[in-house]
Context: one part of a larger RNA
Molecule: small-subunit ribosomal RNA, central domain
Organism: uncultured Bacillota bacterium
RNA sequence: CUGGGCGUAAAGGGCGUGUAGGCGGUGAGCUGCGUCGGGGGUGAAAUCCCCGGGCUCAACCCGGGGGGGUCCUUCGAAACGGGCUGACUGGAGGGCAGGAGAGGCGAGCGGAAUUCCCGGUGUAGCGGUGAAAUGCGUAGAUAUCGGGAAGAACACCCGUGGCGAAGGCGGCUCGCUGGACUGUACCUGACGCUGAGGCGCGAAAGCUAGGGGAGCGAACGGGAUUAGAUACCCCGGUAGUCCUAGCCGUAAACGAUGGGUACUAGGUGUAGGGGGUAUCGACUCCCCCUGUGCCGGAGUUCACGCAAUAAGUACCCCGCCUGGGGAGUACGGCCGCAAGGUUGAAACUC
Numbered sequence: 001c002u003g004g005g006c007g008u009a010a011a012g013g014g015c016g017u018g019u020a021g022g023c024g025g026u027g028a029g030c031u032g033c034g035u036c037g038g039g040g041g042u043g044a045a046a047u048c049c050c051c052g053g054g055c056u057c058a059a060c061c062c063g064g065g066g067g068g069g070u071c072c073u074u075c076g077a078a079a080c081g082g083g084c085u086g087a088c089u090g091g092a093g094g095g096c097a098g099g100a101g102a103g104g105c106g107a108g109c110g111g112a113a114u115u116c117c118c119g120g121u122g123u124a125g126c127g128g129u130g131a132a133a134u135g136c137g138u139a140g141a142u143a144u145c146g147g148g149a150a151g152a153a154c155a156c157c158c159g160u161g162g163c164g165a166a167g168g169c170g171g172c173u174c175g176c177u178g179g180a181c182u183g184u185a186c187c188u189g190a191c192g193c194u195g196a197g198g199c200g201c202g203a204a205a206g207c208u209a210g211g212g213g214a215g216c217g218a219a220c221g222g223g224a225u226u227a228g229a230u231a232c233c234c235c236g237g238u239a240g241u242c243c244u245a246g247c248c249g250u251a252a253a254c255g256a257u258g259g260g261u262a263c264u265a266g267g268u269g270u271a272g273g274g275g276g277u278a279u280c281g282a283c284u285c286c287c288c289c290u291g292u293g294c295c296g297g298a299g300u301u302c303a304c305g306c307a308a309u310a311a312g313u314a315c316c317c318c319g320c321c322u323g324g325g326g327a328g329u330a331c332g333g334c335c336g337c338a339a340g341g342u343u344g345a346a347a348c349u350c
Stems, first nucleotide, its partner, number of pairs: 003322004007304002012318001014201004021194003025088002028085004033081002035077007042069001048066007091191001092188003095184004103177007110154001114150008125136002162169002206247006215241002220236004258317006266295011299306002323350003332343004
């Protein structure tokens, strides 16, 4: 550079925002940069291809013709792409009217449970297991009643329910705040899509400093089990788990499926909104939009399966793959306090 690919075989970046770049709606005019056509010039010779000829053939050599370009110039075309001008509303955005939601941040509040502390009742055990033991208990435990303290998490509601770009989000109230959806068709008039770099967000664990510490619980100690048991089971238990500020930047960050637009049979459930028929009204029935599930046809797929939430049919843009091991390793760069992350080979070997 080119081809074929990326749900499960190698391959979708964890997610967003956006720079450069690539790509881009409808109708009209101008331009003639791309594009296309004609003429002219040039593209030395040799080489290459075709035809013919000369060495006995061939290699080699000679003659003729052809080919060879992001090339120059001139005349012309105006559909398509580009540029300029003015216009449009279907894309996009805004206005207005609505309702839904564990979307985010902050503050305050609540009840159940657990543990601990104080007091009452009460007495010989409790606890734990497959069975036990370690452990706790006559210095009065377990059980039970009353009171108090603390931290963490919010049962039922809860639903292939909802919200968010992803990570993720669940007690209640208030404040601040992001997004989506429905209806209307009032405004702007292509303002759009994607997005190398960049920037931001990013579960858990881990790190720094300060707090907090009920329960749980790596490490660790003990009891069992076992041939052993650095485990599974039991009794304890530190970091951690929680909060504030700052790092880390990873994951089976998964739908193992990048984003956008358009098109292509249906059936059924569910969430939010709207319209219609009917009705006193609720209900029921029909239709539309948005989301989320299941089933299924064409089509597609090696198969499994996917099937309007496509893995179907197409176009645009980005990321990525190119046999297994070596290896996500080494070296170097960048980032990090560190742990390490990111970029990422080769020898050798099958």